Model confidence (mean pLDDT): 78 of 100. Predicted 3D model of a 359-nucleotide RNA (Bacterial RNase P class A) from a Gammaproteobacteria bacterium. A source record names the gene rnpB. The sequence is in RNAcentral, with records from ENA. Lineage of the source: Bacteria > Pseudomonadati > Pseudomonadota > Gammaproteobacteria.
RNA sequence: GGAGUCGGCCGGGCAGCCGCUGUGCUCACGCGCAGAGGAAAGUCCGGGCUCCACAGGACGGGAUGCCAGGUAACGCCUGGGGGGCGCGAGCCCACGGACAGUGCCACAGAAAACACACCGCCGAUGGCCGCAAGGCACAGGCAAGGGUGAAAAGGUGCGGUAAGAGCGCACCGCGCGACGGGCAACCGUUCGCGGCACGGAAAACCCCAUCCGGAGCAAGGCCAAAUAGGGAAGCGGCGGGGCAACCCGCGCGUGCGGUCCGCACGGCUUCCGGGUAGGCCGCUAGAGGCGUGCGGCGACGUGCGUCCCAGAUGAAUGGCUGUCCACGACAGAACCCGGCUUACAGGCCGACUCCUCGU
Numbered sequence: 001g002g003a004g005u006c007g008g009c010c011g012g013g014c015a016g017c018c019g020c021u022g023u024g025c026u027c028a029c030g031c032g033c034a035g036a037g038g039a040a041a042g043u044c045c046g047g048g049c050u051c052c053a054c055a056g057g058a059c060g061g062g063a064u065g066c067c068a069g070g071u072a073a074c075g076c077c078u079g080g081g082g083g084g085c086g087c088g089a090g091c092c093c094a095c096g097g098a099c100a101g102u103g104c105c106a107c108a109g110a111a112a113a114c115a116c117a118c119c120g121c122c123g124a125u126g127g128c129c130g131c132a133a134g135g136c137a138c139a140g141g142c143a144a145g146g147g148u149g150a151a152a153a154g155g156u157g158c159g160g161u162a163a164g165a166g167c168g169c170a171c172c173g174c175g176c177g178a179c180g181g182g183c184a185a186c187c188g189u190u191c192g193c194g195g196c197a198c199g200g201a202a203a204a205c206c207c208c209a210u211c212c213g214g215a216g217c218a219a220g221g222c223c224a225a226a227u228a229g230g231g232a233a234g235c236g237g238c239g240g241g242g243c244a245a246c247c248c249g250c251g252c253g254u255g256c257g258g259u260c261c262g263c264a265c266g267g268c269u270u271c272c273g274g275g276u277a278g279g280c281c282g283c284u285a286g287a288g289g290c291g292u293g294c295g296g297c298g299a300c301g302u303g304c305g306u307c308c309c310a311g312a313u314g315a316a317u318g319g320c321u322g323u324c325c326a327c328g329a330c331a332g333a334a335c336c337c338g339g340c341u342u343a344c345a346g347g348c349c350g351a352c353u354c355c356u357c358g359u
Base pairs, nucleotide, nucleotide: 001355002354003353004352005351006350007349008348009347010346012324013323014322015321016320017319018318020035021034022033023032024031025030037330041341042340044339045338046337047336048335049216050215051214052213061212062211063210064209065208066080067079068078069077070076081095082093083092084091085090096207097206101205102204104200105199118146119145120142121141122140125139126138127136128135129134154172155171156170157169158168159167173196174194175193176192177191179188180187181186220281221280222279223278230272231271232270233269234268235267237250238249239248240247241246252266253265254264255263256262288307289306290305291304292303293302294301295300325328
């Protein structure tokens, strides 16, 4: 100098004017202070909080799935193991079980899981021919070679054989056991045993283990009009009767177009309770931010100090002007946190790897 890997951070600045939301002070006018994000997003996981349900258990359903740890919890994070990729820094992996059972493995191929025989090899033994070497056909033997396939029932070599074959042996691989290391996953080969028994796929059903009640701030709670309706009490014109409760008669208002008869309905006051409009709480001080000490490889835990950092409800966080630069991306709270995922113009910092050059 070039190429690359991992981690962290910023994401327009300043000034003036006019507004908006919250809050403090003020009788008021006004003045001061604060006012979106790293993802506020997707609403995919986990928890707090609230209401409802709930003896216990079983069935069913869902999620997760190497080991250990962290955490309020997780499907998240950290560290480790195993496998794969990369020269490397590093990156990726739903990574339990296929001797519990059922099913599947297209096409090709003889055969796709109780292995099989298309080409091929042999034909020792038995039969026939031949003096013999040997030849012929069949029964039969074999799985080394070829071929198919994503995958063909261990690999290499020597022996062995008619030809072959873990048939035998050595090494490698595999499985089991012992031993050693590790909390464990797992690793190691010093040792022994087994000729090999276990093809793939569980992101097919399934089995095993662990966890999981439902709904969500429009949760939920409080205050509470007008109008209408519900309940209770009291009052309700005149006359008569009765001790009284009450009874009888007459009368009043509205409607049936005017009038009469008739019919139907009926008032006022106070109180109670439910609901609606509206208002208030929940509503932001919290598994909180920053600094620092200690413990831990780390995630994280803990002590001390310090700070207060949006809280709207038709829903604020904006507009204009000037100026500077590297000309400004993705996008905007709505109960609150911890994660994951996705989007993002441009820029900065740190650690590390590989290549090349110079000294």